[in-house]
RNA sequence: AGAGUUUGAUCCUGGCUCAGGAUGAACGCUAGCGGCAGGCCUAAUACAUGCAAGACGAACGGUAAGAAUUGUAGCAAUAUGAUUCCAAGAGUGUCGUACGGGUGCGUAACACGUAUGCAACCUACCUUGUACAGGAGUAUAGCUCGGGGAAACUCGAAUUAACCCUCCAUAAUAUAGUCGGAUGGCAUCAUCUGAUUAUUAAAACUACGGUGGUACAAGAUGGGCAUGCGUUUGAUUAGCUAGUUGGCGGUGUAAUGGACCACCAAGGCGAUGAUCAAUAGGGGAACUGAGAGGUUGAUCCCCCACACUGGCACUGAGAUACGGGCCAGACUCCUACGGGAGGCAGCAGUAGGGAAUAUUGGUCAAUGGAUGGAAGUCUGAACCAGCCAUGCCGCGUGCAGGAAGAAGGCCUUCUGGGUUGUAAACUGCUUUUGCCAGGGGAUAAAAAUUCUUUGCGAAGAAAAUUGAAGGUACCUGGUGAAUAAGCACCGGCUAACUACGUGCCAGCAGCCGCGGUAAUACGUAGGGUGCGAGCGUUAAUCGGAAUUACUGGGCGUAAGCGUGCGCAGGCGGUUUUGUAAGACAGAUGUGAAAUCCCCGGGCUCAACCUGGGAACUGCAUUUGUGACUGUAUAGCUAGAGUACGGCAGAGGGGGAUGGAAUUCCGCGUGUAGCAGUGAAAUGCGUAGAUAUGCGGAGGAACACCGAUGGCGAAGGCAAUCCCCUGGGCCUGUACUGACGCUCAUGCACGAAAGCGUGGGGAGCAAACAGGAUUAGAUACCCUGGUAGUCCACACUGUAAACGUUGAUUACUCGCUGUGUGCGAUAUACAGUACGCGGCCAAGCGAAAGCGAUAAGUAAUCCACCUGGGGAGUACGGUCGCAAGAUUAAAACUCAAAGGAAUUGACGGGGACCCGCACAAGCGGUGGAUGAUGUGGAUUAAUUCGAUGCAACGCGAAAAACCUUACCUACCCUUGACAUGUCAGGAAUCCCGCUGAGAGGUGGGAGUGCUCGAAAGAGAGCCUGAACACAGGUGCUGCAUGGCUGUCGUCAGCUCGUGUCGUGAGAUGUUGGGUUAAGUCCCGCAACGAGCGCAACCCUUGUCAUUAGUUGCCAUCAUUCAGUUGGGCACUCUAAUGAGACUGCCGGUGACAAACCGGAGGAAGGUGGGGAUGACGUCAAGUCCUCAUGGCCCUUAUGGGUAGGGCUUCACACGUCAUACAAUGGUCGGUACAGAGGGUUGCCAAGCCGCGAGGUGGAGCCAAUCCCAGAAAGCCGAUCGUAGUCCGGAUCGGAGUCUGCAACUCGACUCCGUGAAGUCGGAAUCGCUAGUAAUCGUGGAUCAGCAUGUCACGGUGAAUACGUUCCCGGGUCUUGUACACACCGCCCGUCACACCAUGGGAGUGGGUUUCACCAGAAGUAGGUAGCCUAACCGCAAGGAGGGCGCUUACCACGGUGGGAUUCAUGACUGGGGUGAAGUCGUAACAAGGUAAAGGG
Repeated sequence: AGAGUUUGAUCCUGGCUCAGGAUGAACGCUAGCGGCAGGCCUAAUACAUGCAAGACGAACGGUAAGAAUUGUAGCAAUAUGAUUCCAAGAGUGUCGUACGGGUGCGUAACACGUAUGCAACCUACCUUGUACAGGAGUAUAGCUCGGGGAAACUCGAAUUAACCCUCCAUAAUAUAGUCGGAUGGCAUCAUCUGAUUAUUAAAACUACGGUGGUACAAGAUGGGCAUGCGUUUGAUUAGCUAGUUGGCGGUGUAAUGGACCACCAAGGCGAUGAUCAAUAGGGGAACUGAGAGGUUGAUCCCCCACACUGGCACUGAGAUACGGGCCAGACUCCUACGGGAGGCAGCAGUAGGGAAUAUUGGUCAAUGGAUGGAAGUCUGAACCAGCCAUGCCGCGUGCAGGAAGAAGGCCUUCUGGGUUGUAAACUGCUUUUGCCAGGGGAUAAAAAUUCUUUGCGAAGAAAAUUGAAGGUACCUGGUGAAUAAGCACCGGCUAACUACGUGCCAGCAGCCGCGGUAAUACGUAGGGUGCGAGCGUUAAUCGGAAUUACUGGGCGUAAGCGUGCGCAGGCGGUUUUGUAAGACAGAUGUGAAAUCCCCGGGCUCAACCUGGGAACUGCAUUUGUGACUGUAUAGCUAGAGUACGGCAGAGGGGGAUGGAAUUCCGCGUGUAGCAGUGAAAUGCGUAGAUAUGCGGAGGAACACCGAUGGCGAAGGCAAUCCCCUGGGCCUGUACUGACGCUCAUGCACGAAAGCGUGGGGAGCAAACAGGAUUAGAUACCCUGGUAGUCCACACUGUAAACGUUGAUUACUCGCUGUGUGCGAUAUACAGUACGCGGCCAAGCGAAAGCGAUAAGUAAUCCACCUGGGGAGUACGGUCGCAAGAUUAAAACUCAAAGGAAUUGACGGGGACCCGCACAAGCGGUGGAUGAUGUGGAUUAAUUCGAUGCAACGCGAAAAACCUUACCUACCCUUGACAUGUCAGGAAUCCCGCUGAGAGGUGGGAGUGCUCGAAAGAGAGCCUGAACACAGGUGCUGCAUGGCUGUCGUCAGCUCGUGUCGUGAGAUGUUGGGUUAAGUCCCGCAACGAGCGCAACCCUUGUCAUUAGUUGCCAUCAUUCAGUUGGGCACUCUAAUGAGACUGCCGGUGACAAACCGGAGGAAGGUGGGGAUGACGUCAAGUCCUCAUGGCCCUUAUGGGUAGGGCUUCACACGUCAUACAAUGGUCGGUACAGAGGGUUGCCAAGCCGCGAGGUGGAGCCAAUCCCAGAAAGCCGAUCGUAGUCCGGAUCGGAGUCUGCAACUCGACUCCGUGAAGUCGGAAUCGCUAGUAAUCGUGGAUCAGCAUGUCACGGUGAAUACGUUCCCGGGUCUUGUACACACCGCCCGUCACACCAUGGGAGUGGGUUUCACCAGAAGUAGGUAGCCUAACCGCAAGGAGGGCGCUUACCACGGUGGGAUUCAUGACUGGGGUGAAGUCGUAACAAGGUAAAGGG
């Protein structure tokens, strides 16, 4: 510090996700030790049990327990006395219990933080100082006795003490009153001080050292109150308030104050957010971050609040009191049913809740607290220990050597190699940790106390004692590698790869995404990577995220309000002087400690602890400065405005007038149509339309001028004239003197549609009706037609209200047009001002683009944005007559949505061009019969593959057996075939039985070759045995190679360097011409090159040369015959050459390329034909040609045999053959090819047969012989338009040939039979010249079988105007929401499932408010009743007190109304999501009616 993810790719915008840190965590797997920390985040839920606050006998009356001694009774147990000691149970009194400890409910507040103030206050214990303590008295608890009660407890009587209580005395620098004085202060007042009056105090104990008591004045400490500033969210909470705001006088308090009361006034708070609602303890700080910030408020520290819920006071220095009280309520427990008891948010612990959080431990040794004179006692504060990897830190699980690179595992290209891996074994060494033993009583302990000295701080001495942790830390010795490694991950991000299993299943997943038979992504294994006593996951938080942007973002296309005016607010020209609020600088105080940071120190290190410093960016006070902002003051004129003089204009409002046109009405002329459309029909018209002439009525709109012209803030504004009126611009002068800019809320204007009332209504025209179109057509088209459109008044308040660009100001190259002024030499022009436009520089921008009319550079103010959908929707509010407008969410869901540009592809977009693409022609197919292939059906099997063009007479250039892969049956199992081992045997041949055959079974003959003397060995072959293996036309062509088809023989496809662009890419390859061609030329930021095109190759067409046998024959002979002689001129054969190149001429063209025409030539513009197929596309075809990965079968999915099947047949399709006839059929005669094949062959002549064929055997291994008769044609004859002398299917009979064998299932021949068919619907195919059409011939395959296929020649046409249209293709351009690329994408209803949500008669809770009822305890006031020790009084009685009653306030509770919120609700609304549902096709291309916005 970034990365992944939108696309075919790119740049941008923008969200989502990841890598880092951190946690009071939890869960999963795992786990050796220690140190230091931390440990109910949930139910402020309920709590069993124990403990957590007592102390003092030196305050008191006294003596419950205990111990010792002793008495009595008794055998004893024991009971009961006395004395002493030690004590402290109950009680009075004093101090404490308001601290310490817990929790975070409430609280948005002076609660907290910070800074101030109290001239408005209190403070027990502690410290200092001054003064004082004289006298008198009454009770009461306890105890005893008696009573009530289950208990808790309580009542009565008698009696008793105090540092309990009361009275008197004394008393001021106390308190209160009155009257003054001085000083200070802005003031309320403060300080000092005088006189006088009134009131108010005490307690004792003692060990004689002291301790305690009272009053006052101070201090210290702790608190109380007040104030400034700061402190969450919501405006879909905008108004709130009656003790409310203030005053006077009181009450109350320690003290100010409406804190409270009576009276008076009517105030107070609020857009700088009152009130209301939601949430929340606050801070120091913690985490994160570069910082600014964001999030948090566990542990530690400070403050606050609370103590079962609510209320209340008492006591006290202090409480409205966690372990005190009273009352009410809920809950729990006890009960004799009458009544009582209780409060763990103290420490442990229990139940419950929860993903989740510990022991009913030890000790007061230390630190601290309470009490006491002290010893001491108490202390779940505290110190320790226990549990938990919860976190941080440290240590260990060995170290060194060791290659046969062991075995095993895994992988593999498998006699091998790689890896695990120096890893192990093995050898040596060490001993942290652990275990055992010993030491260590380390340090934390100093004391307190007592004594001495001292004026005080303080110093000294003496004697003994005190450790929970703990026999711990630490040290030493022994022992022995001994006691100790896991977890996650390995597709990218992100370090780390292979095998097997699985087969869109099981599963994974943070995002993108993996998995459908070769998964580095699932599961397992091996290996690897990372971290390591931990590792992963989950949750929530900061970061990355500049993704709320103060630092530090934006707003033409996410985001500028439709427009203006304008209050508040914000900002504001220039000069002078003052001031000092802001600002800046210095100083002072404060900012607790801890934390963070720096420098040191201590635990062996570290974590941790600790000393010092810095810091705490803040607040307050104070001093200074005077530039800047503010403010005050006096000016200025450059901003702004006013007056005078001109100018242009569809600016606005009202009135009047005009002509053209449409329609309607009247009259006339006139006759059959008019109108309308792609074509029609509805409609109008013989009752006279349309057309035409004249006249009239009425409404609406204003042609030409007219223009990226004008005006207006925007919406918008257009005939002419008149009236009223707003604004703008220009020139020059004068005046005012900052009067300005922007603008939340507000106010006004605001197209069209729409609404209300009243008019008006010609044309047009939603709705509606009819006619068409269509599968449908609630549309597009047509004929009609009502609201409306128009006017007046009043609403609505929205538009793609757009320049998708807020207003104002300043600055920043040029060119050009135009409107209106000014100037000028006056229509013309260097200029200048304000407008309206175009092009461009810098700059900006993601780009496209903007560019003085900015989207540039700056300033001020306002509005607005923060992923897509849900949704501009719901609810609530406001406005509206309504329609609706405005303000405006959430749940849920997706990983994108989007902008600009690029390359393609596509378009019922455009331009240009080509092709048997259409057109022009010729002949076919589609109808018939047959052949053949396919589908389908059938079958035991009908083997398999090929399926639009580019499958279907295709693989198959030959299915009777074989082929053959299929089916049935019967057999074989190292196999029909290969290699290796062992054993036997030569090989081989013959025969019998059995069987459909394969096979099974038996018998016989036989012994070779090489080496060697022989024994024997070897090669080869056969048989047998056991294993390695063979074998597979089994699967996957979507794992592959190779080969092939197709676009397409179309003219294209690319590269290097350069240049342009942020980039994908572009350029080149586009453009102007031209070509069959990216063929060539010219131009050009391109210059070159490659694969294609062309050419080179074969063949054919002409000529020449060479060569003449088996070929040929002009001349000469010869023959039936080139038969023979002869010849090689010709034909031909087959080798080598020539020839054609736009070379020549003319024209056109740009002087080019080239094209057109011509000459010559056998051939002319690639002469004809072939071979040749660029980059690529179709996961095109083929695992059944072959090869091959993987998978599968292995007595079978292999091998053999026989028979069957591939040949089936209601049907459908493709390709062909033959026909339907006279351009023909039949019969007779007769002529002319080319290219092939032939020894398992072609087979002549001759003979036989009607014929297929048979017989025969000459010739030929072929320019020699044979197949082999070419046919159409030509010459004659016949048939006469008919189902025929056409056509030949089918069937019957008889044969021939091949072959082991023609039944299923061959071909051919003869005789007979003689079906459909009379030229073929929609549709569709081929062909442009030696072509189509037509005619025959040959070859491959092959025993036989050809209508197929491949080749060959014979005869031999027609037509092409042309490129509008169909199909395919190429180039350029345009649009695009397509990129699997239009067979694309995609919208809405309906149906189904699920999810969240709105409405909803209502229903059930919570909170809050108002009114009323009610009124416990308590406090205050009142008091007729009752009671009463101290004081007064001789007494009666009084003072005072208590109880009771009552009034006021008030908690719980009750009734009713309102507000708000949550949950739920029959039914219902839309929304979202969901591989293959229905209906259409709205959008994207001109998307087939351009789309979109408002109504």